Model confidence (mean pLDDT): 84 of 100. The part of an RNA shown here (small-subunit ribosomal RNA, 3' major domain) has 474 nucleotides and comes from a metagenome. It matches the Rfam family "Bacterial small subunit ribosomal RNA".
[in-house]
Context: one part of a larger RNA
């Protein structure tokens, strides 16, 4: 000077309390450990590993295993030599393929030449030499990127002053704030990185614009046309919120409390934004890179297998255990996206998954597209059930060269555990929790119940800081 204390004071945070819903029990999905295995590739390990890298493991991916091949190589550059046919294309044998061995065919540019032909060169091929290659090791040699403390309010510097010095002061103290935010005091005076603001979305209004959007009216079976641009909406520009106004408290301060006006009030809500640093935190398997190691193999190609194995244990989820429910019929109301190797309407076939077909649409025009919960009517009558759907059998559909290992979906049949979950433990303070559906990335298909967005319905509790956890200042 820090760090620490079962030392003290002050303060904050879904930290506790108050409340709502879960996890821990069941079945399944998924990740991990362990075990197994020829291989079950590798990494991640308290918080901050475990639906994590992986926003798509049947082949590919793929790094692992078994087997079969290649050796200047799957890929790059240079160089020497070779020959005019190699390569490409067609094709034969062998083979699981890769590959290996063979056959056919044929170029381009320039110069000489009437022509036949000859010479040279680049690309390409073959042989050799330099070299390529490595998801091999070291994240404790590194860059870059990332997590975490933490969106916590801190971390420093110049000059001055104090101290023998390390260092202190400033940054402390009194108030105040979400904030080292601001005010006052003051041997300090200033400044920088952070805070805040500037950026984006959203909430109100104005204005400009008016199609593909919207709307009285007329016409039309309809699609739509004519008309309009007021409204909704779209998207550009602006306005608006600043403690600006009033009252009170306060040090004539900063600020706080209440009120008015207002769509919005004291940071309006959300996002992006992450200081100096900490954890030799994570990543050499994104990439880059030092060193070390392999070089007929730790490189590379191919086929098949594996990463999906299953006594057990843990994490994260989904579906439930039902009546605020299940089932049937009817009937409304979104937002945000995506679409040409695509989205695919109406129509027809099929109980259905789906098939046939192809209108329209590079999309405010057409399509995906049905929103679902909600609401109305009816049935069920508390039961392992008209709850629950695991598991299994059969029959089908789709994608794809190919669904055995190892895909998804449909129909019929089957109908397991489960009656609200021990100790313990998690999330959440408002359009939040809870609940309901929609879309997208990846993607041929899909193991998505994951992830990231979008809207619908829509609570309860707290106005406290004794305690648990973490953090800041003295």
């Nucleotide at each position: 000077u820090g760090a620490c204390g079962g030392g003290g004071g002050c303060u904050c945070a879904c930290a506790c309390a108050a409340g709502c819903g879960g996890u821990g029990g069941a079945g399944c999905a998924u990740g991990u450990u362990g075990c197994u295995u020829a291989a079950u590739u590798c990494g991640a390990g308290a918080c901050a590993a475990c639906g994590c890298g992986a926003a798509g493991a049947a082949c590919c991916u793929u790094a692992c295993c078994u087997g079969g091949g290649u050796u200047u190589g799957a890929c790059a550059u240079g160089u020497a030599c070779g020959g005019a046919u190699u390569a490409a294309c067609u094709u034969u044998g062998u083979g699981a393929a890769a590959g290996c061995a063979g056959a056919g065919c044929c170029a381009c540019a320039c110069c000489c030449g009437c022509a036949a032909g000859g010479g040279u060169g680049g690309a390409a091929c073959g042989u050799g030499c330099a070299c390529a290659g490595g998801u091999g090791c070291u994240g404790c040699a590194u860059g870059g990127c990332u997590g975490u403390c933490g969106u916590c309010a801190g971390c420093u510097c110049g000059u001055g002053c104090u101290g023998u010095g390390a260092a202190g002061u400033g940054u402390c103290g009194g108030g105040u704030u979400a904030a080292g935010u601001c005010c006052c005091u003051u041997a300090a005076c200033g400044a920088g990185c952070g805070c805040a603001a500037c950026c984006c979305c959203u909430a109100u209004c104005g204005u400009u614009a008016g199609u593909u959007g919207c709307c009285u009216g007329g016409c039309g079976c309809a699609a739509g046309c004519c008309g309009g641009u007021a409204c909704u909406c779209u998207a550009g520009c602006g306005a608006g919120a600043c403690u600006g106004c009033c009252g009170g408290u306060g040090u004539c301060a900063a600020a706080c409390c209440g009120g008015a006006g207002g769509a919005a009030g004291g940071u309006g809500g959300g996002g992006a934004u992450g200081a100096c640093g900490u954890c030799a935190a994570g990543u050499c398997c994104u990439c880059a890179u030092g060193g070390c190691c392999c070089u007929u193999a730790c490189a590379u190609c191919c086929a098949g297998g594996g990463u999906u194995g299953c006594a057990a244990a843990c994490g994260u989820g989904c579906u439930a255990c039902a009546a605020u429910g299940g089932c049937g019929c009817g009937c409304a109301c979104a937002a945000a996206g995506c679409a040409a190797c695509g989205c695919g309407a109406g129509g027809c076939c099929g109980c259905g998954a789906g098939g046939c077909g192809g209108a329209g649409c590079a999309a405010a025009u057409c399509g995906c597209a049905a929103a679902a919960a909600a609401c109305g009517c009816g049935c069920c009558c508390c039961a392992g059930u008209u709850c629950g759907g695991a598991u299994u059998g059969c029959a089908g559909g789709c994608u794809g060269c190919a669904a055995c290992u190892c895909g998804c979906c449909u129909g019929c049949a089957u109908g397991a555990a489960g009656u609200c979950g021990g100790a313990a433990u998690c999330g959440c303070u408002a359009g939040u929790a809870a609940u309901c559906g929609g879309a997208g990335a990846u993607c041929a298909g899909c193991u998505a119940c994951g992830c990231u967005c979008c809207g619908g319905u829509g609570a309860a509790u707290g106005u406290g800081u004794u305690c648990c956890u973490g953090a800041g200042c003295c």
The RNAcentral record of the full RNA draws on SILVA.